[in-house]
RNA sequence: CCAUAAGUUUUCUAGGGUUCCGCAAGUGGCAUUCAUUUGGUCUGGUCCGAGAGAAAACGCACGGAUUUUCCGUGACACGGAGGGACAAAAGCCCGGGAGAU
Numbered sequence: 001c002c003a004u005a006a007g008u009u010u011u012c013u014a015g016g017g018u019u020c021c022g023c024a025a026g027u028g029g030c031a032u033u034c035a036u037u038u039g040g041u042c043u044g045g046u047c048c049g050a051g052a053g054a055a056a057a058c059g060c061a062c063g064g065a066u067u068u069u070c071c072g073u074g075a076c077a078c079g080g081a082g083g084g085a086c087a088a089a090a091g092c093c094c095g096g097g098a099g100a101u
Stems, first nucleotide, its partner, number of pairs: 007058006015048002020045002022042001023039006060074006076096001078099001082094003
């Protein structure tokens, strides 16, 4: 420097914002309570969500065995700035990127 890679999906979590719900304040009506404006510097529900977080299922490779199946192993991983999408943001995507060792 090149090639082959370090699998896929689901659920959950760290985290994230504010389309909807809820909540709070204001305004109008007002018996009840309804509508609307603003607020994520509102704990929350819906929602998004990890290559370097967790679990499970399936798959693949290798080894073993009592072999139309079963068991075992499958490592390591520091990381900007900037941009992108959805309502918006993010540990999402660009990205096992640029870099660093």

Description:
This is a predicted structure of a 101-nucleotide RNA (Guanidine-I riboswitch aptamer) from Tenuibacillus multivorans. It matches the Rfam family "Guanidine-I riboswitch aptamer". From the family's description: This family represents a conserved RNA structure found upstream of the ykkC and yxkD genes in Bacillus subtilis and related genes in other bacteria. The function of this family is unclear although it has been suggested that it may function to switch on efflux pumps and detoxification systems in response to harmful environmental molecules. For this family Rfam cites "New RNA motifs suggest an expanded scope for riboswitches in bacterial genetic control" (Barrick et al., Proc Natl Acad Sci U S A, 2004). The source organism's lineage runs through Bacteria, Bacillota, Bacilli, Caryophanales and Tenuibacillus. Model confidence (mean pLDDT): 83 of 100.